[in-house]
Context: one part of a larger RNA
């Protein structure tokens, strides 16, 4: 001056407390560690790795292995010398494919030299090889916490202090008063989005209309403005009233100095150091999908506030042409045939939880659905390792889960479906958005984690 204290003082946050819902056991799905393997590519590893790079692992992806190939190379320049039935296509033929073989077809510009191609050689290509402790970029973390500084000035031998401390306040170094300061800059808030209320313009759709609701543009409104009360009669604080909305109205983007040699050399880029008939490059199989086992993050259950059947209601996001499909028929279904509309406020993609009536009667059940036989349908060159669905049958564990431990303070938990991205098709229970139904609980700050300010102590720097 910093750090640190199982030192003190104040203060803050779903940090505890109050409370609702779970993990934690069960079966499953993934991710990871071990283990195994010919190979299970790599990278992420306390918060802050582990539904994470992967917003799609049957070929391709792909970087791994195994076994056939090729060596100026799958791609880039440049340079030298040779090519005319040249470049390209391509039956045959051998092959698991690449790829060797080739009957046969068969070009482009042109100044007639050639160029472009192709072949042979030379320089070089190539690398998802190693180094994130050699780097850029990006990102994560403390933390959306309210700190970090500087310019002048003074104080001090000097590191350095002051200012930033102090008294109140604040979500805030928010503002207020006092002060050897005075100012000033990077943070805060503000200015952007979105949405809650009113005008007012346009308007395709919708609607039989005519409007509304609705779409997208401009304006209005919210500022402690107004009132009492309290305060140093400063900044604020508590209550009111109007008001669609009240003191930051919800939400979002936004992330200070800098801290972990944090993360990433496999998105990219790129210095070094290796490789160069192989650490390159092509192809088929095959692995990433293995399984005694352990974690970690979900999904689905155990039932009756519940399962089934029958009947009816009510979203919003948002996607669609090799696309999304109405509707009619077949098919118990997944899905098939057909056919219609949309390049979309026009057509098109079933909301479920919910109600209302029946049934079941507390059982391992008409609760639960894993396994597992069998039949099948689609996607795709191909569903044996290794897709996804649907019928039939089979009908496991599982009676609310031990130490422990996680989220959340309102349109929130939690419950309930619906869309997107990827993407042929999908292992999505994931990511991410939409809207439906809608709660309980916060006395408080003595504990536990995490933080900020002041002081204190120190053999630490």
């Nucleotide at each position: 001056u910093g750090a640190c204290g199982g030192g003190g003082g104040c203060c803050c946050g779903c940090a505890c407390a109050a409370g609702c819902a779970g993990c934690g056991g069960a079966g499953c799905g993934u991710g990871u560690g071990g283990u195994u393997u010919a190979a299970u590519u790599c990278g992420a590893u306390g918060c802050a790795a582990c539904g994470c790079g992967a917003a799609g692992a049957a070929c391709c992806u792909u970087a791994c292995c195994u076994g056939g190939g090729u060596u100026u190379g799958a791609c880039a320049u440049g340079c030298u010398a040779g090519u005319g039935g040249u470049a390209g296509g391509a039956a045959u033929c051998u092959g698991a494919a690449a790829a060797g073989u080739g009957a046969c077809c068969g070009a482009c510009c042109u100044u007639c030299g050639g160029g472009a191609g192709c072949u042979a050689g030379c320089a070089c290509a190539g690398g998802u090889g190693c180094u994130g402790c050699a780097u850029g970029g990006c990102u994560g973390u403390c933390g959306u916490c309210a700190g970090c500084u500087c310019g002048u000035g003074u104080c001090g031998u000097g590191a350095g202090a002051u200012g930033u401390u102090g008294g109140g306040u604040u979500a805030a170094g928010u503002c207020c008063c006092g002060c050897a300061a005075c100012g000033a800059g990077c943070g805060c808030a503000a200015c952007c989005c979105c949405u809650a209320u009113g005008g007012u313009u346009a308007g395709u759709u919708u609607u039989a209309u005519g409007u509304g609701u609705c779409u997208a543009g401009c304006c209005a409104g919210a500022c402690u403005g107004c009132c009492u009360u309290u305060u140093u009669a400063a900044c604020g604080a508590a209550g009111g009233a109007g008001g669609a909305a009240g003191g930051u109205g919800g939400g979002g983007a936004c992330g200070a100095c800098g801290u972990c040699a944090a993360g990433u050399c496999a998105g990219c880029a790129u210095g070094g150091c290796c490789u160069u008939u192989a650490u390159a490059u092509c192809c088929a199989g095959g692995g990433c999908g293995a399984c005694u086992c352990a974690c970690a993050c979900g999904c689905u259950a155990c039932a009756a506030u519940g399962g089934c059947g029958u009947a009816u209601a009510c979203a919003a996001u948002u996607g669609g042409a090799u696309g999304c499909u109405a509707c009619a028929c077949c098919g118990c279904g997944a899905g098939g045939u057909g056919a219609u509309g949309c390049a979309a406020a026009u057509c098109u993609g079933u909301a479920a939880a919910g109600u209302a009536c029946g049934u079941c009667u507390c059982a391992g059940u008409u609760c639960g659905g894993a396994u597992u036989g069998g039949a099948g349908u689609c996607u795709g060159c191909a569903a044996c390792u290794c897709g996804a669905c649907u019928c039939c049958a089979u009908g496991a564990a599982g009676g609310a889960g031990g130490a422990g431990u996680u989220g959340c303070u309102a349109g929130u938990a939690a419950c309930c479906g619906c869309g997107c991205g990827u993407c042929a098709g999908c292992c999505a229970u994931a990511g991410u958005g939409c809207g439906g139904u809608g709660a309980a609980u916060g006395c408080g700050u003595u504990c536990c984690c995490g933080g900020g300010c002041c002081u204190u102590g120190u053999a630490c720097a």